Predicted 3D model of a 73-nucleotide RNA (transfer RNA) from a Candidatus Nomurabacteria bacterium. It matches the Rfam family "tRNA". The organism belongs to Candidatus Nomuraibacteriota, within Bacteria. The sequence was found in a public genome assembly.
RNA sequence: GCCAGGAUAGCUCAGUUGGUAGAGCACUUCACUCGUAACGAAGAGAUCCCGAGUUCGAUUCUCGGUCCUGGCU
Numbered sequence: 001g002c003c004a005g006g007a008u009a010g011c012u013c014a015g016u017u018g019g020u021a022g023a024g025c026a027c028u029u030c031a032c033u034c035g036u037a038a039c040g041a042a043g044a045g046a047u048c049c050c051g052a053g054u055u056c057g058a059u060u061c062u063c064g065g066u067c068c069u070g071g072c073u
Stems, first nucleotide, its partner, number of pairs: 001072007010025004019056001027043004049065005
C1' cells in the first nucleotide's frame, strides 16, 4: 500500500429487508441464612465509534473519517 471483518450497557455478545434496542456476567436494593457465599425477587445502566447524505423516520441503507483484528504484498 491492497483486501476482508469488526466498533451496541462496566465486560462478553445478540439484534432488526428502516419504526427510538435485549441476553449472560458484573452492579444496587430486598428476601433467605447464626453469618457469608450460592439460590430467589425487583431495579438501575447504552444520544448503538464520529461526521455528512437519503428518508416522514437511520443502530440498520449510502459516502467519508478514526480505531481494532486478520490476510496479502